[in-house]
Context: one part of a larger RNA
RNA sequence: CGAUCGAUAUUUGCGCGGAGCUUUUCUUAGUACGAGAGGACCGGAAAGGACGUACCUCUAGUGUACCGGUUGUCCCGCCAGGGGCAUCGCCGGGUAGCUAUGUACGGAACGGAUAACCGCUGAAAGCAUCUAAGCGGGAAGCCAGCCGCAAGAUAAGAUAUCGCGUGGGGCCUGACCCCCCAAAAGGAUCCUUGAAGACUACAAGGUCGAUAGGUCACAGGUGUAAGCGCGGUAACGCGUUCAGCCGAGUGAUACUAAUAAUCCGUGAGG
Numbered sequence: 001c002g003a004u005c006g007a008u009a010u011u012u013g014c015g016c017g018g019a020g021c022u023u024u025u026c027u028u029a030g031u032a033c034g035a036g037a038g039g040a041c042c043g044g045a046a047a048g049g050a051c052g053u054a055c056c057u058c059u060a061g062u063g064u065a066c067c068g069g070u071u072g073u074c075c076c077g078c079c080a081g082g083g084g085c086a087u088c089g090c091c092g093g094g095u096a097g098c099u100a101u102g103u104a105c106g107g108a109a110c111g112g113a114u115a116a117c118c119g120c121u122g123a124a125a126g127c128a129u130c131u132a133a134g135c136g137g138g139a140a141g142c143c144a145g146c147c148g149c150a151a152g153a154u155a156a157g158a159u160a161u162c163g164c165g166u167g168g169g170g171c172c173u174g175a176c177c178c179c180c181c182a183a184a185a186g187g188a189u190c191c192u193u194g195a196a197g198a199c200u201a202c203a204a205g206g207u208c209g210a211u212a213g214g215u216c217a218c219a220g221g222u223g224u225a226a227g228c229g230c231g232g233u234a235a236c237g238c239g240u241u242c243a244g245c246c247g248a249g250u251g252a253u254a255c256u257a258a259u260a261a262u263c264c265g266u267g268a269g270g
Base pairs, nucleotide, nucleotide: 001152005163006162007161008160009159010158011157015149016148017147018146021049022048023047024046025045026044027043033038051106052105053104054103055102059100060099061098062097066093067092068091069090070089071086072085073084074083075082076081111143112142117137118136119135120134165181167179168178169177170176171174186264187263188262189261190206191205192204193203194202211257212256213255214253215252216251217250218249220246221245222244227240228239229238230237231236
């Protein structure tokens, strides 16, 4: 921009794409078969391998805005307690998120038409013949089935719902032109944000509010803070103290910020 008024929501599926793998064991059954050696079809069940998708409860990583230990040095006047720098100084752990080595699931089943091939009936050609007329069976392949996208499918689809002037004027009387006033449904700008994201888009929210921050509570992490007391010559230990601190998690709560405002959007049709 189009889709022959504008909009919101829900959809149909033309068409396109993805997937499609496979092994072993048990059973049937040491059966059929075979002199024996050996050893099945068909059917049933269970474990895997590789691949793929999703997820983070568990396991395991990462986790430079969390906690602790510790070395050197500089600083906060000194002690104590802290801060800076040294690869995050080094080291031990670790929430959320993101991950795989972790967890869950998938390939199918059931159909249709067939290939090679196997048949039924059957003439031409009194026989025979699956074929000439006619009718069946038959594959990991084909079409559907499963998963995803999908009406720019210009053949532009469907359904539901919402929406605003019988204003004035002109003449070439019509899908016409001009002027004025008001400006719907809905949308956007803007703002608070997001397991959405390069930007954009998408999604949640904007006081009729839990969108983010803060606060409170909890979960979770670290591992028992500082100060003081006691013991020890001291390093240090014990008590107060499962303490103190605490990023992203869960819930609650309008304390802070989403204020205010502007713009777009009209055919009332043939």
Description: Model confidence (mean pLDDT): 87 of 100. Large-subunit ribosomal RNA, domain VI from Fibrobacteres bacterium R8-0-B4, 270 nucleotides, folded computationally. Taxonomically the source falls in Fibrobacterota (Bacteria, Pseudomonadati).